[in-house]
RNA sequence: AGCUCAUCCAGACCGACCGAGGGGCAGGCCCUUAGACGUCGGGGCAACCAGUGGAUCUUCCACCAGGUGCCAAUUCCUGCGGAGCCCAGGUGACGAACCAUCGCCCGAGGGGCACCGAGAGAUGAGUG
Numbered sequence: 001a002g003c004u005c006a007u008c009c010a011g012a013c014c015g016a017c018c019g020a021g022g023g024g025c026a027g028g029c030c031c032u033u034a035g036a037c038g039u040c041g042g043g044g045c046a047a048c049c050a051g052u053g054g055a056u057c058u059u060c061c062a063c064c065a066g067g068u069g070c071c072a073a074u075u076c077c078u079g080c081g082g083a084g085c086c087c088a089g090g091u092g093a094c095g096a097a098c099c100a101u102c103g104c105c106c107g108a109g110g111g112g113c114a115c116c117g118a119g120a121g122a123u124g125a126g127u128g
Stems, first nucleotide, its partner, number of pairs: 002127007013042005021031003025079004043071003048067002051063005075120001080117003084113004089105005
């Protein structure tokens, strides 16, 4: 490298240096010369692992902060699959016809809102 498991809607910014892109990719949307991204220093958040204590002991709770991690936007949103609602559209019924109403469709092919899962990624722990 790869594999396994857990978590990912919470939280946490200042200074110095540098100088043009950055947010993985695409689309969107953001950040950014009022200096982003990055590096360094300080500060902070959190509690995965370790440690300590306890319990009803496959585990759970509390404390702590040693090893990591993190400090724009949910992992910024979407992407693949499923499924719901609304608008638009199509179609059938009703009707002379239009509107309205009701039923169905909404796909590979319009717009919006919310949901579930997968995939990818990140972090930790383990394995190797």
A computed fold for a 128-nucleotide RNA from Wenzhouxiangella sp., annotated as SAM riboswitch aptamer (S box leader). Of the family's consensus pairs, 97% are formed in the model. The prediction has a mean pLDDT of 82. The sequence was found by an Rfam model in a public genome assembly.